[in-house]
Context: one part of a larger RNA
RNA sequence: GCCUACGAGUUGCCGUUGCUGGCGAGGUUAAUUCCGUAGACGGAAGGAGCCGGAGCGAAAGCGAGUCUGAAUAGGGCGUUUUAGUCAGUGGCGGCAGACGCGAAACCUUGUGAUCUACCCUUGGCCAGGUUGAAGUUACGGUAACACGUAAUGGAGGACCGAACCAGUACACGUUGAAAAGUGUUUGGAUGAGCUGAGGGUAGGGGUGAAAGGCUAAUCAAACUGGGAAAUAGCUCGUACUCCCCGAAAUGUUUUUAGGAACAGCGUGGAGUGAUGUCUAUUAGAGGUAGAGCUACCAAUAGGACUAGGGGGAGUCAUAUCCUACCAAAUCCUGAUGAACUCCGAAUGCUAAUAGAUUAACUCUGCAGUGAGGGCCGGGGUGCUAAGGUCACGGUCCGAGAGGGAAAGAACCCAGAUCAUCAGCUAAGGUCCCAAAAUCUACACUAAGUUGAACAAAGGCGGUCCAGCUGCACAGACAGCCAGGAUGUUUGCUUGGAAGCAGCAAUUCAUUUAAAGAGUGCGUAACAGCUCACUGGUCGAGCGGCCGGGCGUCUAUAAUGAACGGGCAUCAAGUGUAGUACCGAAGCUAUGAAUUCUAUGUAAAUAGAAUGGUAGGGGAGCAUUCCAAUGGCGGAGAAGCCACAUGGUAACGUGUGGUGGAGCGUUUGGAAAAGCAAAUGUAGGC
Numbered sequence: 001g002c003c004u005a006c007g008a009g010u011u012g013c014c015g016u017u018g019c020u021g022g023c024g025a026g027g028u029u030a031a032u033u034c035c036g037u038a039g040a041c042g043g044a045a046g047g048a049g050c051c052g053g054a055g056c057g058a059a060a061g062c063g064a065g066u067c068u069g070a071a072u073a074g075g076g077c078g079u080u081u082u083a084g085u086c087a088g089u090g091g092c093g094g095c096a097g098a099c100g101c102g103a104a105a106c107c108u109u110g111u112g113a114u115c116u117a118c119c120c121u122u123g124g125c126c127a128g129g130u131u132g133a134a135g136u137u138a139c140g141g142u143a144a145c146a147c148g149u150a151a152u153g154g155a156g157g158a159c160c161g162a163a164c165c166a167g168u169a170c171a172c173g174u175u176g177a178a179a180a181g182u183g184u185u186u187g188g189a190u191g192a193g194c195u196g197a198g199g200g201u202a203g204g205g206g207u208g209a210a211a212g213g214c215u216a217a218u219c220a221a222a223c224u225g226g227g228a229a230a231u232a233g234c235u236c237g238u239a240c241u242c243c244c245c246g247a248a249a250u251g252u253u254u255u256u257a258g259g260a261a262c263a264g265c266g267u268g269g270a271g272u273g274a275u276g277u278c279u280a281u282u283a284g285a286g287g288u289a290g291a292g293c294u295a296c297c298a299a300u301a302g303g304a305c306u307a308g309g310g311g312g313a314g315u316c317a318u319a320u321c322c323u324a325c326c327a328a329a330u331c332c333u334g335a336u337g338a339a340c341u342c343c344g345a346a347u348g349c350u351a352a353u354a355g356a357u358u359a360a361c362u363c364u365g366c367a368g369u370g371a372g373g374g375c376c377g378g379g380g381u382g383c384u385a386a387g388g389u390c391a392c393g394g395u396c397c398g399a400g401a402g403g404g405a406a407a408g409a410a411c412c413c414a415g416a417u418c419a420u421c422a423g424c425u426a427a428g429g430u431c432c433c434a435a436a437a438u439c440u441a442c443a444c445u446a447a448g449u450u451g452a453a454c455a456a457a458g459g460c461g462g463u464c465c466a467g468c469u470g471c472a473c474a475g476a477c478a479g480c481c482a483g484g485a486u487g488u489u490u491g492c493u494u495g496g497a498a499g500c501a502g503c504a505a506u507u508c509a510u511u512u513a514a515a516g517a518g519u520g521c522g523u524a525a526c527a528g529c530u531c532a533c534u535g536g537u538c539g540a541g542c543g544g545c546c547g548g549g550c551g552u553c554u555a556u557a558a559u560g561a562a563c564g565g566g567c568a569u570c571a572a573g574u575g576u577a578g579u580a581c582c583g584a585a586g587c588u589a590u591g592a593a594u595u596c597u598a599u600g601u602a603a604a605u606a607g608a609a610u611g612g613u614a615g616g617g618g619a620g621c622a623u624u625c626c627a628a629u630g631g632c633g634g635a636g637a638a639g640c641c642a643c644a645u646g647g648u649a650a651c652g653u654g655u656g657g658u659g660g661a662g663c664g665u666u667u668g669g670a671a672a673a674g675c676a677a678a679u680g681u682a683g684g685c
Stems, first nucleotide, its partner, number of pairs: 001685006011096013026051003032045005055062002065077004099237002102234001106227003110223002117201009126191001128160003131156001135152006164188003169184004203219001205215003240620006250263005264369002266366007276357009290343001291341002297337002301333004306327001308326002310323004372397006379390003402413003417592004422588003428582003431566003437579001439578006450568002458553003462550004467545005479537005485510003490504003516531001520529002593610007621674001623671006631663002639658008
C1' cells in the first nucleotide's frame, strides 16, 4: 500500500414544536388492588395528583377585574376572542460520557535503590621501570650550634607504563553485530583510586565534587491500580440513492477576537393580500462632483496706491525731503482649499400616479454563517508603493462546469435536467502542430521590430506622409574650371599688427561679371591656402521650417529559453475597409425525465423552470430480526462466478455454472441498519 472483518447522533427522563389518533370545557390517571394468563402480558378498579377552564397584587386579599393611590383621577397588567388534554411518532433543546477517537495534566492507594546517586559494614585488587624528600651515619666544620660533602634511607592526591577504571579525537556503524557499540588514538593508574558481598535513604521525596544529573532502556517530579468514558471554545473522522430550494464570511456586545448571544442572510409550514421590484412622469429634502471667491474664512504671485517701519539727507532740536528696502488697508491682474462657499449638478433617497413584473411582509419549526477574496469605479491611509490596508457601490470566485487568454479561482465569452455521428453563433480565431482565408483592396515596417507581460527621460540626414515657405531652363542645388582686385600695410595701439591679438569707425570709396577695410587655417610680422561673391561648364529639380506614421539606440542576473512551438518579410507583422468560414455544455432542432403554475376530480394539455458548498425540505433503495400472509427447496436453498435484462438512482429479475441445506413474496413493525479516508482496530498478502 491493497484486500477482508470491525468502526462514530444512541438510550432514559424532562421540555418545546409539527403530524396522527382518543375524548373534549374538559382531558388524564400514578402507586396500589382484583380477575384472567405461559409471560416483563391483557382487562377492570383506583380521581390522590397534574394540565386547562380568570385575573391582578410582594402579600393579606379582592375578583371581570385588580394593583398603585387620598381619589368614584390617570396609568400598569387582565376581561371583552373561537380549546384543551392524554397517548404515539418526526425535528430540536436540557440533564446524563451524549456522534467517535485523542491530550499534556490533577488527586489518591500502593510498588521500586538487583540500573544508578550517596552513605554504612566487611573483604579483594593495582606487572614492571624511574625519580630520590625528611630522617640517619661517616667525614669535614664551629667555642658550641649552624653549615658542607659522601653514603644510607625510601617520601609523594611524584614520573613512565600493563591489568583495572575512564571515554579525548577521528573514522565506521545509523531498518547497527549493539535501543550507545567497534577500530585506531587518548586520560588516570598508591589514590578524593578501583572493585565483590551484605545493608540504608522513596516521589514534591531521596541522592547529587551541581549536569536539573540519577532514582530499573522512563525524570523540571518514577512506575502501577483507582477517581475516569477527567476536561478539550482544538485537530481528525462520521458510512446508500434521487428530487426541490439554497446561504454567510456583516452589525451590536463579549476576560471577546480561529468561540459565542441577538440581529441580518437560507429553508419547511401556516397566514395576510399588492404592501415587493423595475420603468416613466410629477412633487420634494440635500450641499457631493464641478465651479467660484471685489460672497465669508484661511492661504496666495505680480503691479498700483498708500498708513506704519527701516535706511539716507537735513536741522541746535523739530519741521521737511529722498528711497531699485519691508509692508497693513484699498484697487487691478492671476489663482488655491477634506475640515472655505455667493453658487451647484448627475446618480441615489422619499412620496404620489400609471404601466410591467413577481415578489413582499407577519407568525412559527430547523439551520448554517459571523477568517473571505480578486477585478472595476469614486475615496481615505500609504510613496496617486504593494498580490498592502480601510469603508462605500457593482461584479464574479467562494458554492460555477463549458469556450478563449499556451498553462491559470475570480480577465473576455457564457450560467451545464438528460440523449443525438444535426444546425447557427459569442469571445477568440482561420500557414503547420490545430477546426476554419496562404481571402479581397490599399498602405506602412527591414528592426525578426513584431507575431498577446512590460518600459521612460533623452538621442537619430532610418524611412513614409501632410502642410507652410525659399531658389530654379532669363539655367537653380552639388561637383569641376577660372576670378576673388585697387586707394590700403584704413586709423589707433604696438617691438611688430599688413583682412584675420585688441580698440575705433558715415566697415568708406574705386575698378568691376564679381570680390567683406574680410569666413576659417596660417606667419614673429609679411607671405601662402580658403570662404563670401562672380563668370563658365553641366542640365532639372534643389533647400528650410513645422506636424504625423512606423522604426532605431537607451535595454544589464544568475542551469539554456519572455511569438506556446515550427516558423513567417508586397507576412503568417502593423494600420484601414470588407466578405466568407471555424468556434461553447450559449441558441436552435428532435426525443425523454422531473418540479412548479394555470385549466381540470383525475388523466391530460399549455407555459415556465431544473449549476450548486454550508444548510433546510421531500421521496425512495438495501441489510438483520419480529408478526401476519402465503410460497420455494437434494428433480438442489443461501453464498460465489459469468451472461442477459428492467429501473433516473440506491438496486431488482432471469438463465447457466459452482455450491450442498436452508431461503423468499406481500403488508406492517423494530433496529447493534449501509465505510474510502479517522498517522483508525485486527488478520492476511
Large-subunit ribosomal RNA, domain II from Fulvivirgaceae bacterium LMO-SS25, 685 nucleotides, folded computationally. The RNAcentral record of the full RNA draws on ENA.